[in-house]
The RNA shown here (transfer RNA) has 73 nucleotides and comes from Lachnospiraceae bacterium C1.1. Rfam family: tRNA. Gene Ontology term of the family: triplet codon-amino acid adaptor activity. The RNAcentral record of the sequence draws on ENA.
């Protein structure tokens, strides 16, 4: 330098035909116990990496760009 991948709550990842995001783990609260832990209830947390374009709307579609992986030279 070309090439292909991958970036979503704290972590580990889902999102399929564009309609303003979800699930495990952890987290807090409250309940159960003489206390723990575990169970059960609730609930808190995300400018979807960054700019641009399309669009009535964009995590999703197009450029461009930053970081990582992997391959080729």
């Nucleotide at each position: 330098g070309c090439u292909g991948g991958a970036a979503u709550g704290g972590c580990u990842c889902a999102g399929g035909a564009g309609g303003u995001a979800g699930a495990g783990c952890g987290c807090a609260u409250c309940a159960u116990u003489g206390g723990u832990a575990g169970u059960g209830a609730u609930g808190a947390g995300g400018u979807c990496c960054c700019g641009a374009g399309u669009u009535c709307g964009a995590c999703u579609c197009u450029c461009g760009g930053u970081u990582c992986c992997a391959g080729c030279a």